[in-house]
RNA sequence: GGAGCCGGCCAGGCGAUCGCGGUCACCAGGUGUGACCGAGGAAAGUCCGGGCUCCACAGGGCAGGAGGCCAGGUAACACCUGGGCGGCGUGAGUCGACGGAAAGUGCCACAGAAAGCAAACCGCCGAGGGUGUCGGGCCGGUCCCGGCGCCAGGCAAGGGUGAAAGGGUGCGGUAAGAGCGCACCGCGGCUCCGGUAACGGAGACGGCAGGGUAAACCCCCUCCGGAGCAAGACCAAAUAGGGGGACAUGCCUCCGGCAGCCUGCGGCCCGCAGGCGUCCCCGGGUAGGUCGCAAGAGGUGCUCGGUGACGGGCGCCCCAGAUGAAUGAUCGCCCUCGACAGAACCCGGCUUAUCGGCCGGCUCCAUUU
Numbered sequence: 001g002g003a004g005c006c007g008g009c010c011a012g013g014c015g016a017u018c019g020c021g022g023u024c025a026c027c028a029g030g031u032g033u034g035a036c037c038g039a040g041g042a043a044a045g046u047c048c049g050g051g052c053u054c055c056a057c058a059g060g061g062c063a064g065g066a067g068g069c070c071a072g073g074u075a076a077c078a079c080c081u082g083g084g085c086g087g088c089g090u091g092a093g094u095c096g097a098c099g100g101a102a103a104g105u106g107c108c109a110c111a112g113a114a115a116g117c118a119a120a121c122c123g124c125c126g127a128g129g130g131u132g133u134c135g136g137g138c139c140g141g142u143c144c145c146g147g148c149g150c151c152a153g154g155c156a157a158g159g160g161u162g163a164a165a166g167g168g169u170g171c172g173g174u175a176a177g178a179g180c181g182c183a184c185c186g187c188g189g190c191u192c193c194g195g196u197a198a199c200g201g202a203g204a205c206g207g208c209a210g211g212g213u214a215a216a217c218c219c220c221c222u223c224c225g226g227a228g229c230a231a232g233a234c235c236a237a238a239u240a241g242g243g244g245g246a247c248a249u250g251c252c253u254c255c256g257g258c259a260g261c262c263u264g265c266g267g268c269c270c271g272c273a274g275g276c277g278u279c280c281c282c283g284g285g286u287a288g289g290u291c292g293c294a295a296g297a298g299g300u301g302c303u304c305g306g307u308g309a310c311g312g313g314c315g316c317c318c319c320a321g322a323u324g325a326a327u328g329a330u331c332g333c334c335c336u337c338g339a340c341a342g343a344a345c346c347c348g349g350c351u352u353a354u355c356g357g358c359c360g361g362c363u364c365c366a367u368u369u
Stems, first nucleotide, its partner, number of pairs: 001365010012334007020038007027030001040340001044351002047349005052228004064224005069083005084098001085096004099219002104217002106213003121159002123155003129151009167185006186208001187206002190203005232291004242282006249259004260276006298317008335338001
């Protein structure tokens, strides 16, 4: 100088005027005045986890869902940290649903001989066995030797198919071959060593074993009760309805009697009971209002423990809280001309969107000293 990797941070600035929401203070008690505060790193998607609230609940199970290398962190997690193993990268680093295929079932298209109690298309061999033919030996022969061919048979090395064909390379071996034998690599279980563990290393042994697929069903282990702030709690009109009480319509001689209408006692008659309208009280619900609702798994500085996530201690700070729902508008100046986007019960994560810029650590290449 160039090319990269990882982490953290900022998110136009300043001033003036007007406006909006909240808290506090004041008094002249009003839609008053003043002071202070007023979106984000993702407030988003609502995908995980928890707090909180109500309902349900002896314990356990079924169904369903989620997770799945190890250790740690945490309120908890599918998150984070550290580590292991595997893939990628020269490297800094980065990515990984990373339990079980010898419990069972299913599937393995096309191609191919064969895709699962393996198989043989081309090919290789045909030693030993059978047979044809030619040549030779022998006096001859149902005999022997040799060459060439065929058959039974052997093989799985090579070719070919496929995502995948029953370890790989090499040497030996053989008729040709083959873990058939051996060496190394891989694999398997065993022992020892290191590590909390995942796992790693070493040694001797085993000739190598029933291929793949579980983001196919399934099996194993762990976790999960349901609904959600329109949760839920409190205060509480008008109107209607419920319960209770008081006085009752007309007339009279008024603590009483008579009369009228309606309902019930199965129907009818008698009789008995209740009711007729007004007022008061009680309780439930609705409108409306208050709380939930922002001091919290809170932020920040220092310090201690820890590789780290994180945890402990001390100090300081208060940092939106609406409910038709505020956080804006105009003007001026400057610059590198400004992205994605806006709370609605709260918090921890993940994911997604995002103009541009700053800082720190590290790697590789080239060059100079």

The RNA shown here (Bacterial RNase P class A) has 369 nucleotides and comes from Thiosocius sp. The prediction has a mean pLDDT of 76. The RNAcentral record of the sequence draws on ENA. It is recorded under the gene name rnpB.